């Protein structure tokens, strides 16, 4: 360095193909159940969708720089 390939809630992760209100499950909180705890139920919390720009009435999604994992090739010694 060249190519690909990934980055979304504390983790794990869907959504991206074709632009149109960002969601699950766990895990944290609250209640409920139960002698009690766990298990179970039910709710709440929780996200600049890596960053910067650009197109578009609208962008996680599509282009482009740019960081970072990961993989292939290559170059120099």
């Nucleotide at each position: 360095g060249c190519c690909g390939u990934c980055a979304u809630a504390g983790c794990u992760u869907a959504g991206u193909u074709a632009g149109g209100u960002a969601g699950a499950g766990c895990a944290u909180c609250u209640g409920g159940c139960u002698g009690u705890u766990a298990a179970c139920c039910a709710g709440a919390c929780g996200g600049u969708c890596g960053u910067c720009g650009g197109u578009u009435c609208a962008a996680a999604u599509c282009c482009g720089g740019c960081u970072g994992g990961c993989g292939g090739c290559g170059c120099c010694a």
A computed fold for a 77-nucleotide RNA from a Thermococci archaeon, annotated as transfer RNA. It matches the Rfam family "tRNA". NCBI's taxonomy places the organism under Archaea, Methanobacteriati, Methanobacteriota, Thermococci. Model confidence (mean pLDDT): 81 of 100.